The RNA shown here (small-subunit ribosomal RNA) has 1422 nucleotides and comes from a metagenome. Its mean pLDDT, the model's own confidence on a scale to 100, is 84. RNAcentral holds the sequence, with entries from SILVA. Its Rfam family is "Bacterial small subunit ribosomal RNA".
[in-house]
């Protein structure tokens, strides 16, 4: 060193204690004495602590560890040898324990007494060492403390589409069992119990203290913190043990995982971290027992994912900072604006300033009281103190920590977002988007100017937060107890008896149940709330207070409910004297009309309809007499009259019955009220059997009408309609008003009674109706017959639809009926009343609106504009209000189109800058021009820089008939020259609103006039304004000539004149002013005089509030977008002028009231100088020449035509009509080819007065004649205007169309060209049925039977006791067996509940499908 003994000390295993039933999770099951509250336990248990006794004596036999084997892969098992104990085990002793008897007293097992059974224990450790001593223990009692068991009253979830549950069930008795009461178990008797005050079933959930809404009532919830309870993978069982049927214990069945050598084995995070997984989503595999607590231990100690700290998450709550101050050039930027400008904004820079707060260094509490263990002291005992008991000093011991705190140093340095901005809701522009892309909480936003989308800038709000979802309460009186409804919005049972059940007259007395009051006990602590205090302040924390409206226990008080008992007589009710009535039933009678039958007279129809037809008649209908038959229904009376509970009841008699009514005795003594379940009635249709059928009529048949007509009309016609039993059980079964009761102003009828000085009145009662007071109602509207005011009770609603629908049960013979949802879906459905507007509603009244005329369109051929169609293009607008329109005039141009061929600062405006000299203007050449080249002429003003003016080059810009008329001004159409339309005030209504403005009357008229809760205005009408028509006054040229004078072939030609006509200007006149009538003594209306004109004298301009998104972006002007070598501009040509065909609008005809050709005569209005043109002369003519005269009451256009008149044509495709077609010409104009117009010769077409249908016009109108002018070089049939000839007819308001007023309806309000239904079709949803198909629950019989605990057995084994000397027996246990229950499993099944499912079935919802038009108006059939 190394092995080995002895001893100490640590570690490990173990044996034996206590503990592991506490602490911590989670809510799955539980509708339960689970859970809260207040009892109860005389029905009871408690380990460890606490007080107070007693007692701890003496034996015995064994067994783990540890050694030695065995066996398995393992887990782990087996065998031997041998050992300790506060582990087992007897044996003593035993009390007031514990049984059993008996007594007594008391509230069932309490208390006390007596007797007899019965039952205990263990040492170990400090000191001391003579005997002791003390601790910490074991046993046995009591007594409390805590802790649990059980038992009960009350209270808190849905569902009746769960209505009847229950065999250990309910009670008994003896038994077992348990700490204990008790069907808890057993056996045996009986037949209970439980339920409409909701049993049973099912769904759903842990309960409460609290939390969260809410003024409270009271709704919603059960996280954190706390008390109960359940549960530990999922069902079942015990063992242990004071306590379990035990989260980190056993054992068994299931399932899942996992190791295996395949033979067997392991395990349970709803403990704390952590992992996957599912989700929208939820943290670290972290320190440390320093604190509090818990277990153990005599103590040190150990264990303690409880617990104390930290980490992560802005998930809350709270507190602080991201700086202050000064700072205007109002800086850049950025957004906005036509531009000035605005705005972001003192905001920022820029100076100064502070330094929480960050960073770095320091510096540094508190949270630790104590324990061991020493000192002091005191006290109790005791021989003594080393121990005990109090006080007291001193003493180790920090996870969190680089803790708070504080101090020093830099530096404004580390530090702002989120939502929204159309309303509601606080805050708006701009661009981009263009029913897209999106927003949206409700309305709803977005189709080219989006305050609503995105973006940007700017606001508004909140702030380490913001917004979103999602959930709860409130707003919601929107379920209503507080505090609500039902007549028409949802919502009176169909009606009435009548049970439970609720409310209940007057009056004594008596209870105390309810009711009020004192008084106690409890209602846990936490939270809330008051005050106070600690954390720099909050949040958080601590103390104290009251409150915890509740239950129990008690003491008291009687109004009032209730019970008791008694009295009354007003409610109620009986009974007598009287009424009235389609009340019911059943019987028996009557006429009148219907149909049939039979005869008779009779003859061709009849019948039916808007109008036919089917149908029926000559085999005699219809009509008419006669007789007959049959059924069904009761004309007149007749009525807001009667009667009934309703439903219903109608000719008359008679029997039987119900019920009502009023007065006035007598009696009964609250006997009432309403009434869930429940019985009974309950129209019409339907049903069953049986009859019976005359009319009438679903079905169905024909006929009709229709686009169709499964209708409506018409013609048959079964069932039903009646009758008897029997069923249905529902109606707009309505008064859309539930029953009884009581109180509240009147009028006026009427039906039945009563009363009264009998009266044409009054008073009363019971019905029945109208009108209306207060009041009630949204409002209509109801009002003593309430819908007022109140009582009792009942029944019913709670947005539309889905639906009175599915299932389910219940009834039914069936139909079907009672009972009754959801899913989805929508944002409204509804109900009074208002204004419109509509109606094949209704009065009233106007208009060329119909009637009565007239004359035309519509047929023909032409012009001329539309549409179609074509085309390169046929530019583009306008479609009732457009169509001879824009266009008042397209051959170029115009033009806006097409082709082509050219230019790009441009054809045309302004500006700035450079540069340059040429602008105009001739002539030639290419060219289709545009245009290019070329040439030839040739300018102004200067202060000599330079300017005009041009041209070319750059930039801004120019331009556009390109879009939007639905972005828009103006102007314009239409209703409509209809008579309407509104306004203040005021009054009326809750209000939309009305009232004025309706209403008699009149009128062209809201024109006047009366009336009237209106009283005035306006804008419309009217009238003022042109015009025409008469008349006067002025004026008098170019107009006029009556006198007067001249003069010519004529002419006012001329001198003259102002008389007339005529221009112009001013004036006058008509105002229903005058008579008369009719009206209301109005207004006006009807007639008449006068008057040129008579009732608005004729005509024009003139168009109210609106209204049609009406026209027009191409007149103009304009906002947006577009284009910018072109969607601009120039040019040559082309088309806008096209041709199968439709439409409007005109023209010219179809002839004799005409056409032709001769003669004649009268206008008005305009217009003319790039202009009208004369005479004269040419030409058949168009026109050509010619140029007087005229800028025009002077010249000119320019002959007015129809008319009048004389002749001819003589009814005809014409002497009709002129298209169309040919020649040959005029004019205009560069140019008449596409494409003008006229002439003049030749041709000479449709066409013989025009279906259906429509259009205009009431007097100088229609019709019909010509004449001028605009535009225009030329072109008109159009348009605009002028005169000239110059009618007819309006009875009237039935009807058609417009409109005006007043009413009524209405589901319509984009207003009837409105709404809106139902099939069918197609997506797409969600739900019911379902053959079946596949799962959860659950009962119920039966099987099978684990692990266990109880009994039973005596097969195997057996230390302690006992008997025995010992062998061995007993007694007792252990194993084994085996019975009883029993978990899962299995097997049946007329149970309940999901999924999924061929196929069916309805239902919603969809964009512009389809059929038809049922509804809404008299909705066209209410």
């Nucleotide at each position: 060193g190394c092995a080995c003994c002895u001893u100490u000390u640590g570690a490990g295993a173990g044996u034996g204690g206590c503990g592991a039933a506490c602490g911590g999770g989670u809510g799955a099951g539980u509708a339960a004495c689970a859970c809260g509250u207040a009892g109860g336990u005389g029905a009871u248990c408690u380990a460890c602590c606490a007080u107070u006794g007693g007692u701890u004596u003496g034996g015995g036999g064994a067994u783990a560890g540890c050694c030695c084997a065995u066996g398995g892969a393992a887990a782990c098992a087996u065998g031997g040898a041998g050992u300790a104990a506060u582990a087992c085990c007897g044996a003593a002793u035993g009390a007031g324990g514990u049984c059993u008897a008996u007594u007594a007293u008391u509230g069932u097992g309490a208390u006390a007494a007596u007797a007899g059974a019965u039952g205990a224990a263990a040492g170990c450790a400090g000191c001391g060492g003579a005997u002791g001593c003390u601790g910490c223990g074991a046993c046995u009692g009591a007594u409390g403390a805590u802790g649990a068991g059980c038992c009960u009253g009350c209270g808190g979830u849905c569902u009746a589409u769960u209505a009847g549950c229950u065999a250990g069930u309910u009670g008994g008795u003896a038994g077992g069992g348990u700490a204990a009461a008790g069907g808890c178990c057993u056996a045996c008797c009986a037949a209970g119990g439980c339920g409409a005050c909701g049993a049973u079933a099912g769904a759903u959930a842990g309960c409460c203290g609290g939390c969260c809404c809410g003024a409270g009532a009271g709704g919603g919830u059960g996280a954190u913190c706390g008390g109960c309870c359940a549960c530990a993978u999922u069902g079942g069982g015990a063992c242990u043990g004071a306590g379990a049927c035990a989260c980190g214990g056993c054992c068994c069945a299931g399932a899942c995982u996992c190791c295996u050598a395949c033979g067997g084995g392991a395990g349970g995070c709803a403990g704390c971290a952590g992992c996957u997984a599912a989700g929208a989503g939820u943290c670290u595999u972290c320190c440390g027992c320093a604190a509090u607590g818990g277990g153990c231990g005599c103590a040190a100690g150990c264990c303690u994912g409880a617990c104390g700290g930290a980490g992560c998450g802005a998930c809350g709550c709270c507190g602080c900072g991201u700086g202050g101050a000064u700072g205007a050039a109002g800086a850049a930027g950025g957004c906005c604006g036509a531009g000035a400008g605005g705005u972001u904004g003192u905001a920022a820079a820029a100076u100064c300033c502070u330094u929480u707060u960050u960073u770095a260094g320091a510096a540094g509490a508190a949270g630790a009281a104590u324990a061991a263990u020493g000192g002091u002291a005191u006290c109790a005992g005791g021989a003594a103190a080393u121990g005990g008991u109090u006080a007291u000093c001193a003493g180790a011991u920090g996870a969190c920590g680089u803790u708070a705190u504080u101090c020093u140093a830099a530096g404004a340095a580390u530090a702002a977002g989120c939502u929204c901005c159309g309303g509601c809701c606080a805050a708006u522009u701009a661009c981009g988007u263009g029913c897209c892309a999106g927003c949206a909480g409700c309305c709803g936003c977005g189709g080219u100017a989006a305050c609503a989308c995105g973006u940007a800038a700017g606001g508004a709000g909140c702030g380490a937060g913001c917004g979103u979802u999602g959930u709860u309460c409130g707003g919601a009186a929107u379920u209503a107890u507080u505090g609500g409804g039902c007549g028409u919005a949802a919502a009176g049972g169909g009606u009435g008896c009548g049970u439970a059940g609720g409310c209940g007259g007057u009056u004594u007395a008596a209870u105390a149940a309810g009711c009020c009051u004192g008084g106690u006990g409890u209602a846990a602590a936490a939270g809330a709330c008051c005050g106070c205090a600690g954390c720099u302040c909050a949040a958080c924390u601590g103390c104290g207070g009251g409150a915890c409206u509740g239950c129990g226990c008690u003491g008291g008080g009687a109004a009032c409910u209730g019970u008791u008992a008694g009295a009354c007589u007003a409610g109620a009710g009986u009974u007598c004297a009287a009424g009235a009535g389609g009340g019911g039933a059943a019987g028996c009678u009557g006429g009148a009309a219907u149909u049939c039958c039979u005869g008779g007279u009779g003859u061709a129809g009849g019948g039916g309809u808007g109008a036919a037809a089917u149908c029926u008649g000559u085999u005699g209908a219809u009509a008419u007499c006669a007789g007959g038959a049959a059924g069904a229904a009761c004309a007149c009376c007749g009525g807001u009259g009667g009667c009934g509970a309703a439903g219903g009841c109608g000719a008359g008699c008679u029997u039987c019955u119900g019920g009502c009514u009023a007065u006035g005795g007598a009696c009964u003594g609250a006997c009432g009220c309403u009434g869930a379940u429940g019985c009974a009635c309950g129209a019409a249709a339907g049903c069953g059997u049986a009859g019976g059928g005359a009319g009438c009529g679903a079905a169905c048949a024909g006929g009709a009408u229709u686009a169709g007509a499964u209708a409506c009309c018409c013609u048959g016609g079964u069932a039903g309609u009646c009758u008897a039993c029997g069923c249905c059980g529902u109606a707009a079964a309505c008064g859309a008003u539930g029953u009884a009761c009581a109180c509240u102003u009147g009028g006026u009828g009427u039906u039945g009674g009563g009363g009264u000085u009998u009266a044409a009145g009054c008073c009363u009662c019971a019905g029945u109706g109208c009108c209306g007071a207060a009041g009630c109602u949204a409002a209509c509207g109801c009002g003593a017959u309430a819908a007022g005011u109140g009582u009792a009770c009942c029944g019913c609603c709670u947005g539309g639809g889905g639906a009175g629908u599915a299932u389910g049960c219940c009834g039914g013979c069936a139909a079907c009926g009672g009972u009754g949802a959801a899913a989805c879906u929508c944002a409204a459905a509804g109900g009074a009343a208002u204004u419109g507007a509509c109606g094949g509603g209704g009065g009233c009244c106007c208009g060329c609106a119909c009637a009565a005329g007239c004359g035309g369109u519509g047929g023909a051929g032409c012009a001329u504009g539309u549409g179609g169609u074509u085309u390169a293009a046929u530019u583009c607008g306008a479609u009732a209000u457009a169509c001879g329109c824009g266009a008042g005039g397209a051959a170029c141009c115009u033009u806006a189109c097409c082709a082509g061929g050219g230019c790009u600062u441009g054809a045309c405006a302004u500006u700035a800058a450079g540069a340059g000299u040429g602008a105009u203007g001739g002539u030639u050449u290419a060219g289709a021009g545009a245009u290019a080249a070329a040439u030839c002429a040739g300018u102004c003003c200067u202060u000599c820089g330079g300017g005009a003016a041009c041209u070319c080059u750059u930039a801004a810009c120019a331009g556009g008939u390109g879009c939007u008329g639905c972005a828009u001004g103006g102007c314009u159409g239409u209703c409509g020259u209809c008579a309407g339309c509104u306004c203040g005030u005021g009054c009326c209504g809750u209000g939309a609103g009305g009232u004025g403005u309706u209403g008699g009357g009149u009128u062209a008229a809201g024109u006047c006039c009366c009336g009237c809760a209106a009283c005035g205005a306006g804008c419309g009408c009217a009238a003022c304004c042109c015009u025409u028509g008469u008349c006067g006054u002025c004026u008098g040229u170019u107009g006029c000539c009556a006198g007067c004078a001249a003069g010519u072939a004529a002419u006012g030609u001329u001198g003259g004149g102002g008389a007339c006509u005529c221009g112009g200007a001013c004036g006058a006149g008509a105002c229903u002013g005058c008579c008369g009538g009719u009206g209301a003594c109005a207004a006006a209306c009807c007639g008449g005089a006068g008057g040129a004109a008579g009732g608005u004298g004729g005509g024009g301009a003139c168009g109210a509030c609106g209204u049609c998104a009406a026209g027009u972006c191409a007149u103009c002007a304009u906002g947006g977008c577009c284009c910018u070598u072109a969607u601009g501009u120039c040019c040559u040509g082309g088309g806008c002028u096209a041709c199968a065909c439709a439409c409007g609008u005109g023209c010219u005809a179809c002839a004799a009231u005409g056409g032709c050709a001769g003669g004649u005569a009268c206008a008005g209005a305009g217009c003319g100088c790039a202009g009208c043109a004369a005479a004269g002369c040419c030409g058949c003519g168009a026109g050509g020449u010619g140029g007087a005269g005229c800028g025009a009451a002077u010249c000119g256009c320019a002959g007015a035509a129809a008319g009048c008149u004389u002749g001819u044509c003589u009814c005809a495709g014409u002497u009709c009509g002129g298209a169309u077609u040919g020649g040959a010409g005029u004019c205009u104009g560069a140019a008449a080819c596409u494409c003008g117009a006229c002439u003049c010769c030749a041709u000479g077409a449709a066409g013989g007065u025009g279906g259906a249908a429509u259009c205009g016009c009431u007097a100088g109108u229609a019709a019909u004649c010509g004449c001028g002018c605009a535009u225009c070089a030329g072109c008109a049939u159009g348009g605009c205007g002028c005169g000239g000839u110059g009618a007819a007819u309006a009875c009237g308001u039935u009807c058609c169309c417009g409109g005006g007023c007043c009413u009524u309806g209405u589901a319509c309000a984009c207003a009837c060209c409105g709404c809106c239904c139902g099939u069918c079709a197609c997506a797409c949803c969600a739900c019911c049925c379902g053959a079946g198909u596949u799962g959860g629950g659950g009962g119920u019989a039966c099987c099978c039977g684990a692990a266990g605990u109880c009994g039973c057995u005596a097969g195997u084994c057996u230390a302690a006791c006992c008997u025995g000397c010992a062998a061995a027996g007993g007694g007792g246990g252990a194993c084994g067996g085996u019975g009883c229950c029993g978990a899962a499993g299995g097997u049946a099944u007329g149970c309940c509940u999901g999924g999924u499912a061929a196929g069916g079935g309805g239902g919603g919802u969809g964009a512009a499908g389809u059929c038809g038009u049922a509804a809404c108006a008299a909705g066209g059939u209410a």